This is a predicted structure of a 118-nucleotide RNA (SAM riboswitch aptamer (S box leader)) from uncultured Maribacter sp. It matches the Rfam family "SAM riboswitch aptamer (S box leader)". Gene Ontology term of the family: regulation of gene expression. About the family: The SAM riboswitch is found upstream of a number of genes which code for proteins involved in methionine or cysteine biosynthesis in Gram-positive bacteria. The coordinates come from a structure-prediction model, not an experiment, and the mean pLDDT is 79. The sequence was found by an Rfam model in a public genome assembly. Lineage of the source: Bacteria > Bacteroidota > Flavobacteriia > Flavobacteriaceae > Maribacter.

[in-house]
RNA sequence: UAGUUAUCAAGAAAGGUGGAGGGAUUAGACCCUGUGAAACCUUAGCAACCCUUUGUCUUUCAAAGAAGGUGCUAAAUUCUACCGAAAAAUAAAUUUAAUUUUUUUAGGCAGAUAACAA
Numbered sequence: 001u002a003g004u005u006a007u008c009a010a011g012a013a014a015g016g017u018g019g020a021g022g023g024a025u026u027a028g029a030c031c032c033u034g035u036g037a038a039a040c041c042u043u044a045g046c047a048a049c050c051c052u053u054u055g056u057c058u059u060u061c062a063a064a065g066a067a068g069g070u071g072c073u074a075a076a077u078u079c080u081a082c083c084g085a086a087a088a089a090u091a092a093a094u095u096u097a098a099u100u101u102u103u104u105u106a107g108g109c110a111g112a113u114a115a116c117a118a
Stems, first nucleotide, its partner, number of pairs: 001118001003116006013043005021032003026081004044073003049069002051065005077110001082107001084105006
C1' cells in the first nucleotide's frame, strides 16, 4: 500500500513542553480553541480486538479477568452530500401528476480501529 472479516449512538483526563489552529479528505452547516489548538512526553483511565483463566466442548459457546500487544479518552465516524422508501408542507395554473422544501429511515460510498493473510 491494496485485500478479507468484525465493530463504529456505550465508555473513559489530568499534568508538562508547545504557541494557533483543530474536528480524516472536498463543499456546506455546526462546534472546540489564548480559561491555551495541533503535535510530543508523563501519569491515570476506558474498552475488551488480540490475549489470560475456568467451564462447555471441539475449536464452538458462556462466564470471569486485565499482566502483555494495539486502540481510544468533546459532540453518532459531529451532521449533511449518493440511492431507495415513508410522512408532512408547497407558489402559479382547471384537475392529477410533476417540481420544490422539511423530517424520519434501510442501504451504499468514504473513513477509523482490530485481527488475518499477501